[in-house]
Molecule: SAM riboswitch aptamer (S box leader)
Organism: Botryobacter ruber
RNA sequence: AAUUUAUAGAAGAAGAGGCGAGAGACUAGGCUCGACGACCCUCUGGCAACCACCCCACCGGGGAAGGUGCCACUUCCUAACCCGAAAGCCGGGAGAAUAUAAAUU
Numbered sequence: 001a002a003u004u005u006a007u008a009g010a011a012g013a014a015g016a017g018g019c020g021a022g023a024g025a026c027u028a029g030g031c032u033c034g035a036c037g038a039c040c041c042u043c044u045g046g047c048a049a050c051c052a053c054c055c056c057a058c059c060g061g062g063g064a065a066g067g068u069g070c071c072a073c074u075u076c077c078u079a080a081c082c083c084g085a086a087a088g089c090c091g092g093g094a095g096a097a098u099a100u101a102a103a104u105u
Stems, first nucleotide, its partner, number of pairs: 001105008014044005022033003027079004045071003050067002053062003075097001081093004
């Protein structure tokens, strides 16, 4: 990097230091965050429980020392499709994309 499977809830979890201008994946629109220093990096702390671990035939349960992940906004929202008689709005569904984990190549 690719593939497969699982998950993605309006749930949860921030301080310090560094840097210095954009950031929230991509395109478009919207909405937000940001010189009262965002994003990112480091340290510390924490959240969660995919793997691993323990109980267990399975289902399920436990705890958090280890490998990841995460700690503004629903995966920030929407887009093409389906349903709610049609169009608009709104609501819902499924999907795509994306993210993360595990396995394989």